[in-house]
The RNA shown here (Group I catalytic intron) has 196 nucleotides and comes from a Xanthobacteraceae bacterium.
Model confidence (mean pLDDT): 77 of 100.
Of the family's consensus pairs, 89% are formed in the model.
Its Rfam family is "Group I catalytic intron". Rfam's curators write: Group I catalytic introns are large self-splicing ribozymes. They catalyse their own excision from mRNA, tRNA and rRNA precursors in a wide range of organisms. The core secondary structure consists of 9 paired regions (P1-P9). These fold to essentially two domains - the P4-P6 domain (formed from the stacking of P5, P4, P6 and P6a helices) and the P3-P9 domain (formed from the P8, P3, P7 and P9 helices). A reference for the family is Cate et al. (1996), "Crystal structure of a group I ribozyme domain: principles of RNA packing", Science.
C1' cells in the first nucleotide's frame, strides 16, 4: 500500500438467539457550591472511550450466593457455569502514623534509613493447577475536557484560576509456556504412547 476478517466484554449456540456485565441516554432517591458521584429503574443502541515511567510481593484457611443453559421420577438440597461477595491470615511499590538511629539546620523542621501499625487496594476469586510477562490493576507524573467552591481581578453581573471532578467494563489466570480433561488421528496391542 492492498486483500481477507473483526466490531462494548463475557458464557452457550452452527445459528437466530439467550443469560451476565459494560458506556451511552433519559427518570427517581442520596451526596456535592458546581462539575460531578453513589444507589436503584426504563429503553434502545454499541459511535465514543488518553500517554508515560514505576511495582510484580502476598499467591493461605474456611463461608454464602449466582442466571440461561442441561438432565429426571416435571419439579429438586439435581448438574454445569459467566459471575457477584464476606470472615480470619497475608501483601511489592506508593502514602499516613508512632518509635529508633544518621546528617543538615538557629529551631519543635527537613532528607536518608529501620523496627512496628494503619487506610486504600490486592490475595482469597483457574479449566485441579505450576511459571514468566505485562495491563484493563497499585503507585506517580503528564495530557485533553469539565466545574469554579475557596481565591484573584475595585467585582453584583462576568472573567481567570483545581488544591474539584471526568477519560466503560474484561485478569474467578489477560497474553503466553507448561499441565489437566474430554473427542479425533496414528502406533504398539487392550491400556499405554506419540500428533494435533
Nucleotide at each position: 500500500c492492498a486483500a481477507c476478517g473483526g466490531a462494548c466484554u463475557u458464557a452457550a449456540g452452527c445459528g437466530a438467539u439467550u443469560g451476565a456485565g459494560u458506556g451511552c441516554u433519559c427518570c427517581u432517591c442520596g451526596g456535592g457550591a458546581a462539575a460531578c458521584c453513589g444507589a436503584g429503574g426504563a429503553u434502545g443502541c454499541a459511535g465514543a472511550a488518553c500517554u508515560g515511567c514505576u511495582c510484580a510481593a502476598a499467591u493461605u484457611c474456611g463461608g454464602g450466593g449466582g442466571a440461561a443453559c442441561c438432565c429426571c421420577u416435571c419439579u429438586g438440597a439435581g448438574g454445569c457455569a459467566a459471575u457477584c461477595c464476606c470472615g480470619a491470615g497475608c501483601c511489592a511499590a506508593g502514602c499516613g502514623c508512632u518509635c529508633c538511629g544518621g546528617c543538615c539546620g538557629g529551631a519543635c523542621g527537613g532528607c536518608c534509613g529501620g523496627c512496628g501499625c494503619g487506610a486504600a487496594g490486592g490475595u482469597g476469586u483457574a479449566g485441579a493447577g505450576a511459571c514468566u510477562a505485562g495491563a484493563c490493576g497499585g503507585g506517580c507524573a503528564g495530557c485533553a475536557c469539565c466545574u469554579a467552591a475557596g481565591g484573584c481581578g475595585c467585582g453584583a453581573a462576568c472573567g481567570c484560576u483545581a488544591c474539584g471532578g471526568u477519560g466503560a467494563a474484561g485478569g474467578u489466570a489477560u497474553a503466553g509456556u507448561c499441565c489437566a480433561g474430554a473427542c479425533c488421528a496414528c502406533g504398539a496391542a487392550c491400556u499405554c504412547g506419540u500428533c494435533a